Model confidence (mean pLDDT): 82 of 100. SAM riboswitch aptamer (S box leader) from a soil metagenome, 102 nucleotides, folded computationally. It matches the Rfam family "SAM riboswitch aptamer (S box leader)". Rfam describes the family as follows. The SAM riboswitch is found upstream of a number of genes which code for proteins involved in methionine or cysteine biosynthesis in Gram-positive bacteria. Of the family's consensus pairs, 91% are formed in the model.
RNA sequence: CUUAUCAAGAGUGGCUGAGGGUUGGGCCCUGCGACGCCACAGCAACCGUCCGGCAAAGCGGAUAGGUGCUAACUCCUUCCCGCACGAUGCGGGGCAGAUAAG
Numbered sequence: 001c002u003u004a005u006c007a008a009g010a011g012u013g014g015c016u017g018a019g020g021g022u023u024g025g026g027c028c029c030u031g032c033g034a035c036g037c038c039a040c041a042g043c044a045a046c047c048g049u050c051c052g053g054c055a056a057a058g059c060g061g062a063u064a065g066g067u068g069c070u071a072a073c074u075c076c077u078u079c080c081c082g083c084a085c086g087a088u089g090c091g092g093g094g095c096a097g098a099u100a101a102g
Stems, first nucleotide, its partner, number of pairs: 001102006011040005019029003024077003041070003046066002048063005074096001079093006
């Protein structure tokens, strides 16, 4: 950079010690110990492997080997459009991000 997915799922202990949820706005988590690291436990079918199926592909199933993940919809929002509206809400798209494969 390209493609796909992002409303489901899954936490305890140890070490450390003040921040974290990428920016802004909000809201939230946090000395009843955040973030990070380690151990163990768990979740999940993107890749791999196996089985089924097909002309081929799409597809269905099994499996934790490679990654990944285990507060809140990617926590909400941010830019544009549409609908409804009393505050405001809902929907679509975009930007950004995360993960996988190439």